[in-house]
Order: sequence, then structure tokens, then C1' cells
RNA sequence: GGUGGUCUUCGGGGCAGGGGUGUAACUCCCUGAUCGGCGGUAAAGCCCGCGAGCGCCCUACGGCGCAUGACCCGGUGAAGGCGUAAGCCCACUCCGGGGCCGACCGUACAGUCGGGAUGAAAGAAGACCCUC
Repeated sequence: GGUGGUCUUCGGGGCAGGGGUGUAACUCCCUGAUCGGCGGUAAAGCCCGCGAGCGCCCUACGGCGCAUGACCCGGUGAAGGCGUAAGCCCACUCCGGGGCCGACCGUACAGUCGGGAUGAAAGAAGACCCUC
């Protein structure tokens, strides 16, 4: 350094304020505010993939199936590519601008309230063992 195994720890944020309807709304309507799990890749909520939900099989591990949202414009140009060279290409991640999205159950219809959840997982870090 690589492969495999055992174990430990860690592993999600958010409607202030004003107005309308109503018995009742942080859920509807107007205005305004606010948040962004994990891996990959140029640093990403909206590019690719994964996780949280539900059903079936199952002691369990696990397997199968279903559900699973959203981006454009301009600029720059690391690595890389192209070119004899000048130089060109190259970011939905960077910078500027304008947009958009958000599981399930409950409740007056919810990304933000309450709940499953002091849970689980994607995964991250570490210890030990095995192996070359």
C1' cells in the first nucleotide's frame, strides 16, 4: 500500500414580522423569512448515484418490488484535451444574476409544527486481526 474480517465512535437543517378567511391555520391565500444528509466529479439541495418511506419473503442478516423533487443565463479557467505556435475547448459544482425543489403519518391542506426518531441508513473516522 491492497484485499477481506471483527469492533468502536460519529453521522440533518429550517417560516422572524405583517395582512386576509375562518370556531380553529407556523398547514390555506397575500407578503416576507428560512434550511440544504452521504459518495462521485472542479468545491453541487436542483449533473450521476445513494439514503430516509411503504409492501412481500425472512428468526435475523438480507433479498425482491413500489414510491422517490428541482436550473438556466453571463463570466472565469485548475487539471485535462486539441494545436507547430499564437491560442482554443473545458464548471448546471467557482464568481455574478435570475429561478426552482423538498418522503411518510397526524392535524384545517405543512421542506420548516408534532410524530415514528434518545431510531435507522447512505457514509466518515479510528482500533485490532488476516493477507501480499

Predicted 3D model of a 132-nucleotide RNA (FMN riboswitch aptamer (RFN element)) from a Chloroflexota bacterium. It matches the Rfam family "FMN riboswitch aptamer (RFN element)". Rfam describes the family as follows. The RFN element is a highly conserved domain that is found frequently in the 5'-untranslated regions of prokaryotic mRNAs that encode for flavin mononucleotide (FMN) biosynthesis and transport proteins. The source organism's lineage runs through Bacteria, Bacillati and Chloroflexota.